[in-house]
């Protein structure tokens, strides 16, 4: 060095890197000739980048381009595994216009719950600027500073849909 086995940590714009991109460093070619220096389309080693926040978890199986927007102007490209998505069960619920219980059948929920639609409300965060640490260098960490979404939540308000069988109670 590899592999194996134990320990402990750590995560969902989340982890890794054999493409690609960029750096550094050798060689090889070229002018132009011995060296330096200077080029570069190739090789070889050693690096580095390779998703900015918001939102999202009943359980189990499956399944892979799994939500919204910022930036930036090919790289947040490409790859690979995941992953609260998303399809099917089961488990427990709402809501079906007196109240409860069962069953059905329909649209929903996993602290919320038929569909629609205006208004309000819910600290973005990189990027930008000024710094400051480490590296030869791509680039990496971390302070300050004013901003600026969208989806989806929560509220009020308005239109709309709103079964059925039994049995009790009022």
């Nucleotide at each position: 060095c590899a592999g194996c086995a134990g320990u402990a940590c750590a995560a969902a714009g989340c982890g890794c890197c054999a493409g690609g991109a960029c750096u550094g460093u050798g060689a090889a070619c070229g002018g132009a000739u011995g060296a330096a220096a200077c080029g570069u389309a190739u090789c070889g080693c050693a690096g580095u980048u390779g998703a900015c926040g918001a939102g999202g978890a009943a359980g189990a199986g499956g399944u892979u381009c799994a939500u919204c927007g910022a930036a930036c102007g090919a790289u947040u490209c490409g790859g690979c595994g995941g992953a609260u998505g998303c399809c099917u069960c089961u488990c427990g619920g709402u809501u079906g216009g007196u109240u409860c219980a069962u069953c059905a059948c329909a649209a929903c929920c996993g602290c919320a719950a038929g569909c629609u639609g205006c208004a309000g409300c819910c600290c973005a965060a990189a990027a930008c600027g000024a710094g400051a640490a480490g590296g030869c260098g791509a680039c990496u960490u971390u302070u300050c500073g004013a901003a600026c979404a969208a989806a989806g939540g929560c509220u009020u308000c308005a239109g709309u849909a709103u079964u059925g069988a039994u049995g009790a109670a009022a």
A computed fold for a 170-nucleotide RNA from Salipaludibacillus keqinensis, annotated as glmS glucosamine-6-phosphate activated ribozyme aptamer. Its Rfam family is "glmS glucosamine-6-phosphate activated ribozyme aptamer". Its family is annotated with catalytic activity and regulation of gene expression in the Gene Ontology. The sequence was found by an Rfam model in a public genome assembly. Taxonomically the source falls in Salipaludibacillus (Bacteria, Bacillota, Caryophanales, Bacillaceae). The coordinates come from a structure-prediction model, not an experiment, and the mean pLDDT is 77.